[in-house]
């Protein structure tokens, strides 16, 4: 330089194909169990979906341009 892929709760992911309430496991916190703890069961917290724009009544999802990681090619040496 040129094409691809990836970014959503503290961590891994799903949800984008066909806009319409933001979910799931872990983990965190309370309360029940327990002599205690783990385990188990209910409940709750925490996200404005990489940044900014645009399209729309309505965008995590459609468009554009950046930004971080990563994959492949080119080119120089």
């Nucleotide at each position: 330089c040129a094409g691809g892929g990836u970014g959503u709760g503290g961590c891994g992911c799903a949800g984008c194909u066909g806009g319409g309430u933001a979910g799931c496991g872990c983990g965190c916190g309370u309360g029940c169990c327990u002599u205690g703890g783990g385990c188990g069961c209910a409940c709750g917290a925490g996200g404005u979906c990489g940044u900014c724009g645009g399209u729309u009544c309505g965008a995590a999802u459609c468009c554009g341009a950046c930004c971080a990681c990563c994959c492949u090619g080119a080119c120089c040496a």
Predicted 3D model of a 77-nucleotide RNA (transfer RNA) from Betaproteobacteria bacterium RIFCSPLOWO2_02_FULL_67_26. The prediction has a mean pLDDT of 80. It matches the Rfam family "tRNA".